This is a predicted structure of a 1491-nucleotide RNA (small-subunit ribosomal RNA) from an uncultured bacterium. RNAcentral holds the sequence, with entries from ENA and SILVA. Rfam family: Bacterial small subunit ribosomal RNA.

RNA sequence: AGAGUUUGAUCCUGGCUCAGGACGAACGCUGGCGGCGGGCUUAACACAUGCAAGUCGAACGGACGCUUUCGGGCGUUAGUGGCGCACGGGUGCGUAACACGUAGGCAACCUACCUUCGAGUGUGGAAUAACAUCGGGAAACCGGUGCUAAUACCGCAUGGAGUCCUUUUUGUGCAUGCAGGAAGGAUCAAAGACUUCGGUCGCUCGGGGAUGGGCCUGCGGCGGAUUAGCUAGUUGGGGAGGUAACGGCUUCCCAAGGCAACGAUCCGUAGCUGGUCUGAGAGGAUGAACAGCCACACUGGCACUGAGACACGGGCCAGACUCCUACGGGAGGCAGCAGUGAGGAAUCUUGCGCAAUGGGCGGAAGCCUGACGCAGCCACGCCGCGUGAGGGAAGACACUCCUAUGGGGCGCAAACCUCUUUUCCGGGAGAAGAAAGCUUAUCUAAGAGGUAGGUAUGACGGUAUCCUGGGAAUAAGCACCGGCUAACUCCGUGCCAGCAGCCGCGGUAAUACGGAGGGUGCAAGCGUUGUCCGGAAUUAUUGGGUGUAAAGGGUGUGCAGGCGGAUAUGUAAGUCAGGGGUGAAAUACCACGGCUCAACCGUGGAGGUGCCAAUGAUACUGCAUAUCUUGAGUCCCGGAGAGGCCAUUAGAAUUCGUGGUGUAGCGGUGAAAUGCGUAGAUAUCACGAGGAAUACCGGAAGCGUAGGCGGAUGGCUGGACGGCGACUGACGCUCAGGCACGAAAGCGUGGGGAGCAAACAGGAUUAGAUACCCUGGUAGUCCACGCUGUAAACGAUGGAUGCUCGGUGUCGAGCCCUUCUUAGGGGCACGGUGCCUAAGUUAACGCGAUAAGCAUCCCACCUGGGGAGUACGCUCGCAAGAGUGAAACUCAAAGGAAUUGACGGGGGCCCGCACAAGCGGUGGAGCAUGUGGCUUAAUUCGAUGCAACGCGAAGAACCUUACCCAGGCUCGAACGCCAGGAGACCGGUCCUGAAAGGGGCUUUCCCGAAAGGGUUCCUGGUGAGGUGCUGCAUGGCUGUCGUCAGUUCGUGUCGUGAGAUGUUGGGUUAAGUCCCGCAACGAACGCAACCCCUACUCUUAGUUACCAGCAUGUAAUGAUGGGGACUCUAAGGGGACUGCCUGCGCAAGCAGUGAGGAAGGUGGGGAUGACGUCAAGUCAUCAUGGCCCUUACGCCCGGGGCUGCACACGUGCUACAAUGGACGGUACAGAGGGCGGCCACUCUGCGAGGAGGAGCGAAUCCACAAAACCGUUCACAGUUCGGAUUGGAGUCUGCAACUCGACUCCAUGAAGCCGGAAUCGCUAGUAAUCGCGUAUCAGCAAUGACGCGGUGAAUACGUUCCCGGGCCUUGUACACACCGCCCGUCAAGCCAUGGAAGCUGGGGGCACCCGAAGUCCGGUACCUGACCUUUACGGGGAGGGCCGGCCGAAGGUGAAAUCAGUGACUGGGGCUAAGUCGUAACAAGGUAACC
Repeated sequence: AGAGUUUGAUCCUGGCUCAGGACGAACGCUGGCGGCGGGCUUAACACAUGCAAGUCGAACGGACGCUUUCGGGCGUUAGUGGCGCACGGGUGCGUAACACGUAGGCAACCUACCUUCGAGUGUGGAAUAACAUCGGGAAACCGGUGCUAAUACCGCAUGGAGUCCUUUUUGUGCAUGCAGGAAGGAUCAAAGACUUCGGUCGCUCGGGGAUGGGCCUGCGGCGGAUUAGCUAGUUGGGGAGGUAACGGCUUCCCAAGGCAACGAUCCGUAGCUGGUCUGAGAGGAUGAACAGCCACACUGGCACUGAGACACGGGCCAGACUCCUACGGGAGGCAGCAGUGAGGAAUCUUGCGCAAUGGGCGGAAGCCUGACGCAGCCACGCCGCGUGAGGGAAGACACUCCUAUGGGGCGCAAACCUCUUUUCCGGGAGAAGAAAGCUUAUCUAAGAGGUAGGUAUGACGGUAUCCUGGGAAUAAGCACCGGCUAACUCCGUGCCAGCAGCCGCGGUAAUACGGAGGGUGCAAGCGUUGUCCGGAAUUAUUGGGUGUAAAGGGUGUGCAGGCGGAUAUGUAAGUCAGGGGUGAAAUACCACGGCUCAACCGUGGAGGUGCCAAUGAUACUGCAUAUCUUGAGUCCCGGAGAGGCCAUUAGAAUUCGUGGUGUAGCGGUGAAAUGCGUAGAUAUCACGAGGAAUACCGGAAGCGUAGGCGGAUGGCUGGACGGCGACUGACGCUCAGGCACGAAAGCGUGGGGAGCAAACAGGAUUAGAUACCCUGGUAGUCCACGCUGUAAACGAUGGAUGCUCGGUGUCGAGCCCUUCUUAGGGGCACGGUGCCUAAGUUAACGCGAUAAGCAUCCCACCUGGGGAGUACGCUCGCAAGAGUGAAACUCAAAGGAAUUGACGGGGGCCCGCACAAGCGGUGGAGCAUGUGGCUUAAUUCGAUGCAACGCGAAGAACCUUACCCAGGCUCGAACGCCAGGAGACCGGUCCUGAAAGGGGCUUUCCCGAAAGGGUUCCUGGUGAGGUGCUGCAUGGCUGUCGUCAGUUCGUGUCGUGAGAUGUUGGGUUAAGUCCCGCAACGAACGCAACCCCUACUCUUAGUUACCAGCAUGUAAUGAUGGGGACUCUAAGGGGACUGCCUGCGCAAGCAGUGAGGAAGGUGGGGAUGACGUCAAGUCAUCAUGGCCCUUACGCCCGGGGCUGCACACGUGCUACAAUGGACGGUACAGAGGGCGGCCACUCUGCGAGGAGGAGCGAAUCCACAAAACCGUUCACAGUUCGGAUUGGAGUCUGCAACUCGACUCCAUGAAGCCGGAAUCGCUAGUAAUCGCGUAUCAGCAAUGACGCGGUGAAUACGUUCCCGGGCCUUGUACACACCGCCCGUCAAGCCAUGGAAGCUGGGGGCACCCGAAGUCCGGUACCUGACCUUUACGGGGAGGGCCGGCCGAAGGUGAAAUCAGUGACUGGGGCUAAGUCGUAACAAGGUAACC
């Protein structure tokens, strides 16, 4: 410090996720030791039991025990009394508050114990617990009577510098006031105990200190405005009361204030802080442990006592709960330490000790102390240590693992050798923490205090630590290994089981699941989960944005607020400086030190960004004053303009009405129909009515803040602009809230209504058509007044000011120049409005003085997508609705710009038998063949749009054959190797059987001297075998786009980048063919050429081919001699290249009935198939990974099937006839094949054929070419067309023609008379037509396939349309790429949520009722010992009791508001591989889309 994830790829925006650190944690697996810390985060839920606050006999009287020298002494302590119990300890309920923090104030206060100073401590009195006795009660406890003490209680005295009053005086403060002195008056104290008799400890009054508290104030720290108004003791004042003290703290009276957008009130949440965690910091989160403050003590209220409480282990009352009870009544409060139950994912021992530290009491000894010190439990955390160290390769033949079978890895690891002993076990020694205290001596006035000696005290603990003996001995796990992220293989599984933080893995080869081996990381721990910060600049002060990604308010005006021109002076609030106070300790940082180190702890230092007060500085800001003119404004002159409002008015057009002319249609559409019209339409003419809108001018012209504004004239009126000067003197900019304006639609009332036109109706279209189209048509559109307040209200761009190169238009008016001209032109400056561009900027597109550049100021708005601009609440509105505006839930994206493709019922250019123009077909018939389907024991398998379907198959009767049935074999039908055996194997032959197979008989090795080798068979072993699966694991081969002209690379350049350029453009071509241009220059694979055949020619050669000339011969034939001319054969050359000419053109090139030429612009044909696409086809040609079968999924054999037939499709053949059929005659090929062959010829059969048989391994022999041509016949008919089907008879091949061959003859003579929608081929030696040959093959289902030649056309205007393709461009929400994407209803499941008659509950407020305890106020007939008074056996005061009153908790009642839960039913929403209906959007998305 970053990384992963949106895309085919890119850049950006933006969210989600990860790596880090932390924790009072929990859970899983595992676990050796020690040190230091920590340990109910949940139920402030309920609590059994024990303990947690007592102490003092030197305050008091008793009682009891021990002892006694009877004087007493010692001890214990129930009660009275004193002090303490307000500390310490716990918890975080409440509290948004002066509760806390920080800084101050009190001239408005208190403070026991402690300290210091001054003064004092005299004299009396009356009671009461205990105790005794009586009584009540179950108990708790209570009552009567009687006795008694005090440092308990009460008088009197004394009294000051106390307090109060009066008078007087001094000083002082911002002020209310305060402080002090003097005089007079009034009033208020006390307690004793011990003693060594020295004193000590107490007590009282008063002044000060210290400590602790109380009160007040500035500032600071949570969320919600879907909480906007709150407040009657409320705000202030006067009097009184009350308090330690100020104060509405309380009360009476008076006034009407106080708080709030700088957020009052209300609601929710929360103890606050030092700190802690994180972070570079700023911040964010947090408030366990430790420390400070606050609050609370079962819940609520209340006071008493006291220095201090409204009191955790005190009281009273009320309530809930628990316990006891004799039912009458009582008791209790662990949020103290342990502990229990409950809750929970989860948090410990009912331990030891007061030895230390601290606290209470005491004169002290001492007692008490769950504070505290220790121990126990728990890996909860941090820190430290260990589980051994060194050597040791035969790199073990170990095992598991992998493997290419060679080996590799675990791995110096183990074994083995040497060593060590932290830890462990045994034995032994053994702390520090202890000094106070007591006592003796000494100094001293002293018993205070110091010094010295003696003496006592340790829970932890026989612990830490040390010594010693033993022996590697007792000690390693957890997570991970697809990327992020360090670490890889095998097996299992097969979208299953499972994993997953995000992206995502798993559908038979999973580094992602599970196991294993290996590896990586950390380590007594490791992972997971949860939470916080970080990364996240993802709330942006540091440090973000708003044209298109989320985001500029529709526009203006303007109060508050924020910001603000120039000069000077003053001031010193902000600001700055140095110093002062404070910022507790702990923590954090630095240094040093102590535990062996560290954690931990100690000491010191620095820092603490903050606050306060004082002093100083004055640049900037503020404030005050004075001045200025440039910002702003005013006056004057001038012209421009659809600026606004009102009134009047004009012409064209539509419609309607009336009348005329006129006749059958009009209208409308893609085509129609509805509609109108013979009752006279449309058309046309004239006149009239009425409403709305204003052609041309008209223009990226003008005006207006925006919305918006368009005939003309008049009236009223706003703003801007230009020009010359003058004036005011910062008067300015922006603007939350407010106010105003605000298209269209809509609403209300009243008018108006020609045209247009939601709704609606009809007609079409369509599968449907609640649409698009047509005919009608009502609201509305128009006017007046009022409302609504929204729009893609857009420049998707807030306003203001300043600055920053240029070019070119245009509008307004000014100045200058020009000009015959008032026109026009040029220049300068100003104000508007457009275009292009520089710098700059931007993610890019783009923007670019009209900024989206560079800056300043102010406002508004944004923070992932969906849910949703929805719900609820509130405000506004007549309503429609508008404004404000969430959450649950859900996804890992959503999005912007640009790129490359693909696509478009986008565009441009171009090509192709693509269409068109033609010729012939298919689709109809019969048959052949293939396929689907059906059938079957099996109908083997594959191929399935083009690019499967006369395809694999260039030959299914058996074989083939893979399928079915039946019968058999198991090293197997073939082959290799090893071992053993036999001496054969082979051949012949017999039985059984459908065959295979099984069984029998016969005969029997070779080479070599030997060892041994060879060969055949049998047996055993090892490798077999599989047309079984996967073509989506593959190789190879092939199809297709397509013989289309494309596809790329290097370097350079451009771009942030994907990419672009080159390859685009202008021409041209069959062609990315070539030329020109060009930030490109070159190159590669394709194109073309090179190759083959063919067309012409030459040379060479001349048999089997040829025969011109010469010769021979025949009935005739190159038959023969011969020839090498010709044809031909087959080898090598030539030839064609736009080379020449003309025209056009820059060139490339194009054109020409051009020349020449056999051939002319690629001459014709073939071979040749770029990068790639289709997971195209093939595991059944072959090869091959993996999987599967192994007496069978292998092998052999007989028979059957692949040929099955209601049907559908493809490809063909033959036809339907006269351009023909039949019969007869006659002519002309090419290529290919041939010895188990081709077969002349002869005989024979009607024929297929048969029987003989010459020639030929072939330019030699073998084969009738047919159509054509000549002639005859048929005469339009289901025929002399057509030949299916069927019957009969045969031939041939073959072991064998039944299923299931071909051919022949005789007979039979079906459909069919040119074929619906639709569809195919072909552009010249082509189509059409005619025959011939070959492969396969015994034969053949061949009408197929592949070749060959014969005869031999028509047509192409042209590129609008259909199909396919190429290039450029455009749009895109597509990229699995339009067979794409995608929307909404409905149906199903799940989830959260809104409404809802209601129902239930919570918290809070209001009103009223009731009213405990208790303070206060009042009353009183009752009671009373102290004290006061008095007329003294009494009365009064005072006290108590009782009664009443105010207040008052709990409780009750009522009406509202509010927050939750729930609710039949209901609304939408989200999610969910393959449901239904349509096709809305993305292309012109097929009606442009959207608001």
The prediction has a mean pLDDT of 84.